[in-house]
Molecule: transfer RNA
Organism: Chloroflexota bacterium
RNA sequence: GCGCGGAUGGCGGAAUGGUAGACGCGCGGGACUUAGGAUCCCGUGGGGCGACCCGUCCGAGUUCGAGUCUCGGUCCGCGCA
Numbered sequence: 001g002c003g004c005g006g007a008u009g010g011c012g013g014a015a016u017g018g019u020a021g022a023c024g025c026g027c028g029g030g031a032c033u034u035a036g037g038a039u040c041c042c043g044u045g046g047g048g049c050g051a052c053c054c055g056u057c058c059g060a061g062u063u064c065g066a067g068u069c070u071c072g073g074u075c076c077g078c079g080c081a
Base pairs, nucleotide, nucleotide: 001080002079003078004077005076006075007074010025011024012023018064026044027043028042029041030040031039045054046053047052057073058072059071060070061069
């Protein structure tokens, strides 16, 4: 340099162009227990006192609507040279 794949909450990881974050882990609260563990229940992206605002690596495009499709870029992995 060329080709292929990837980047989503604190972590792993889903999501057919139509409520972003299912499910699991972790964490917070509660039940249970003498106390803990286990188990069960509720909650859990960020900012703001709040009304609200923002959020899928970054920037653009297509579309009524993009995590998803297209183009460019950054970084990571693999292969080729």